C1' cells in the first nucleotide's frame, strides 16, 4: 500500500430496513429475617423533570428511505490476510 472482519449501556451481548439496549451479570431500592445469606418484587443508556413525561443516542461525518445499529460513500481505531 491492497483486501477482509469488528466498534451498541458499567460488563457479556440481542435486534438480518419497522417500539434500540431483549436476556444474563453487576449495581440500587423494597419485601422476608432478631440480623444476614438465599429467595421474591421493582428500577438500572445519557440528559432534563418531584412525577407523569420529554429530548438525544448504536465509533465519527455525510447520503438513501415514510422509517437505518442494519443499506451506500468518506474517515478514525483495533484485529486478521496479502504484498
Nucleotide at each position: 500500500g491492497g483486501g477482509g472482519c469488528a466498534g451498541u449501556g458499567g460488563c457479556g451481548a440481542a435486534a438480518u430496513g419497522g417500539u434500540a439496549u431483549a436476556c444474563g451479570c453487576g449495581g440500587g431500592a423494597g419485601a422476608c429475617u432478631u440480623a444476614a445469606a438465599a429467595u421474591c418484587u421493582c428500577c438500572u443508556a445519557u440528559c432534563c423533570g418531584u412525577a407523569a413525561g420529554g429530548a438525544u443516542g448504536u465509533g465519527c461525518g455525510g447520503g438513501u428511505u415514510c422509517g437505518a445499529g442494519u443499506c451506500c460513500c468518506g474517515c478514525c481505531u483495533g484485529c486478521c490476510c496479502c504484498a